[in-house]
Context: one part of a larger RNA
RNA sequence: UUGGGCGUAAAGCAUCUGUAGGGGGAUUUUUAAGUCCGUCGUCAAAUCCCAGGGCUCAACCCUGGAUAGGCGGUGGAAACUACCAAACUGGAGUACGGUAGGGGCAGAGGGAAUUUCCGAUGGAGUGGUGAAAUGUGUAGAGAUCAAAAAGAACACCAACGACGAAAGCACUCUGCUGGGCCGAUACUAACACUGAGAGAUGAAAUCUAGGGGAGCGAAUGGGAUUAGAUACCCCAGUAGUCCUAGUCAUAAAUGAUGGAUACUAGGCGCUAUGUGUAUCGACCCGUUAAGUGCUGUAGCUAACGCAUUAAGUAUCCCGCCUGGGGAGUACAUUCUCAAGAAUGAAACUC
Numbered sequence: 001u002u003g004g005g006c007g008u009a010a011a012g013c014a015u016c017u018g019u020a021g022g023g024g025g026a027u028u029u030u031u032a033a034g035u036c037c038g039u040c041g042u043c044a045a046a047u048c049c050c051a052g053g054g055c056u057c058a059a060c061c062c063u064g065g066a067u068a069g070g071c072g073g074u075g076g077a078a079a080c081u082a083c084c085a086a087a088c089u090g091g092a093g094u095a096c097g098g099u100a101g102g103g104g105c106a107g108a109g110g111g112a113a114u115u116u117c118c119g120a121u122g123g124a125g126u127g128g129u130g131a132a133a134u135g136u137g138u139a140g141a142g143a144u145c146a147a148a149a150a151g152a153a154c155a156c157c158a159a160c161g162a163c164g165a166a167a168g169c170a171c172u173c174u175g176c177u178g179g180g181c182c183g184a185u186a187c188u189a190a191c192a193c194u195g196a197g198a199g200a201u202g203a204a205a206u207c208u209a210g211g212g213g214a215g216c217g218a219a220u221g222g223g224a225u226u227a228g229a230u231a232c233c234c235c236a237g238u239a240g241u242c243c244u245a246g247u248c249a250u251a252a253a254u255g256a257u258g259g260a261u262a263c264u265a266g267g268c269g270c271u272a273u274g275u276g277u278a279u280c281g282a283c284c285c286g287u288u289a290a291g292u293g294c295u296g297u298a299g300c301u302a303a304c305g306c307a308u309u310a311a312g313u314a315u316c317c318c319g320c321c322u323g324g325g326g327a328g329u330a331c332a333u334u335c336u337c338a339a340g341a342a343u344g345a346a347a348c349u350c
Stems, first nucleotide, its partner, number of pairs: 004321003007304002012318001014201004021194002025088001027086002031082001033081002035077009049065006091191001092188004096183004103177007110154001114150003119145003125136002163168001207246005215241002220236004258317006266295006274287003299306002323350003332343004
């Protein structure tokens, strides 16, 4: 290794693109590398095994024989893998016509709310809590009305809904742009799958530089509570949150479920198409493929549950796991401005 696993017990890389590699659709032909059949050589002797013999037996010794397997040569076979050549269309892709979408980037515009400020009315509280107090207010607050400014986020629609590889994405309009899905007809002709390294993207927080700063708000100050209260509650409030250009590379980055392909009962929805029927038209009804949910049979599962969106039945490729702690630590290396990230032990102990 034959022959274990990875939803929740240890274990699926955060996600994608893609190099090497691995394995790869259907037809005919060539070669004979793998493969299969035969044959030859060789693999010292001793040992092991078989038969016979010698020491009184045995151990022991002698003689002869033999297999498996390896390596090399040679003669054949041609189904499968591989190679050569030709041809195929079902996988994949291109062209054409449609179609839905908060997919991305940039620009412009909008209203509600909040806070500040200015003016007017008015005259004692307001705010906050379990209750209070700090706070704020006769230097005119809170309340009501009108003007102005600023920044951030976009109520309702809104959904178990849409889109995106994931992170994520929603006020409205415009420009540029990526991908998906459907249809029928042409074209290419296996171009496909996965993917070690590698590259790209990657919430929030952090960091650097320059802006911005309404609200919220780590830190911090004060008021309470309490035995104490470095908290929960309250009043303030800096960094930050926002923008531009970089950095970082991590999350319970989750469906805790890698990707691809094929097959395996149904029922009920939703999304956007196509199509049949119908209609003035929209519905309604039937149906195909794509996505997204609920329920459920077989099967699977330790159970929970999963169940055509599989955790079922199979094939291919990658990643990862091997008792708990020590420890995602130490050391070393790579990356980073730093913070730190990545790789990643052992002693010892139970």

Background: RNAcentral holds the full RNA, with entries from SILVA. A computed fold for a 350-nucleotide part of an RNA from Capsicum chinense, annotated as small-subunit ribosomal RNA, central domain. Its Rfam family is "Bacterial small subunit ribosomal RNA".